This is a predicted structure of an 84-nucleotide RNA (c-di-GMP-I riboswitch aptamer).
It matches the Rfam family "c-di-GMP-I riboswitch aptamer". From the family's description: GEMM was predicted in a large-scale screen for bacterial structured RNA regulatory elements.

RNA sequence: UUCUGAAAAAGGCAAACCAAGGGAAACCUUGGGGCGCAAAGCUACCUUUCCUGCCUCACAAUACAGGAAAGAGGGGUUGCCAGA
Numbered sequence: 001u002u003c004u005g006a007a008a009a010a011g012g013c014a015a016a017c018c019a020a021g022g023g024a025a026a027c028c029u030u031g032g033g034g035c036g037c038a039a040a041g042c043u044a045c046c047u048u049u050c051c052u053g054c055c056u057c058a059c060a061a062u063a064c065a066g067g068a069a070a071g072a073g074g075g076g077u078u079g080c081c082a083g084a
Stems, first nucleotide, its partner, number of pairs: 002084004012037002017032006035071001041077003045074003048069006
């Protein structure tokens, strides 16, 4: 440096749900909690999903605009332990 994650150790993260707070919403933050995770670290670049607006007589879809999700897939980037 590359590949692999059966076992072990040091540790790490934290789904649902509950409480408090923030947001118009998707959803976010903190605390509890622990389903799981070897990148469940970081990043909205591509795809995807979700919310809102626009449009319309009205509704829905598409397109467009703004926003959200990294625990949906890919890409980029950094990294612990062990083995080869």
The model forms 95% of the base pairs in the Rfam consensus. The sequence was found by an Rfam model in a public genome assembly.